RNA sequence: UGAAGGUUUGCGGGAGAGACCCUACGGGGCGCCGAAGGAGUAAGUUUAUGAUAUGCCAUAAAUGAAGCUCUCAGGCAAAAGGACCGCAUACUGGAC
Numbered sequence: 001u002g003a004a005g006g007u008u009u010g011c012g013g014g015a016g017a018g019a020c021c022c023u024a025c026g027g028g029g030c031g032c033c034g035a036a037g038g039a040g041u042a043a044g045u046u047u048a049u050g051a052u053a054u055g056c057c058a059u060a061a062a063u064g065a066a067g068c069u070c071u072c073a074g075g076c077a078a079a080a081g082g083a084c085c086g087c088a089u090a091c092u093g094g095a096c
Base pairs, nucleotide, nucleotide: 005092006091007090009088010087011086012085013084018030020029021028022027031076032075033074037072038070039069040068044063045062046061047060048059049058050057
């Protein structure tokens, strides 16, 4: 000097599924969606035990990702929200 990356904020784009039924208007019921959030999870790796000349093998545990799965939460006209993407700002960072 100031790149990638990270965080904040703003702007833009941004899917899916009943403007369902009942009601004494307090609420109740059935059907669905997945891209806020949350949860589960493969291979692999590690550890322990057993066998084994080392490894390979078997069992158990831990770790282990998601746009996958679940549908707890949330959502099913519009609005709001919305993973993610783009641009910009500030901070951080400190590559060439």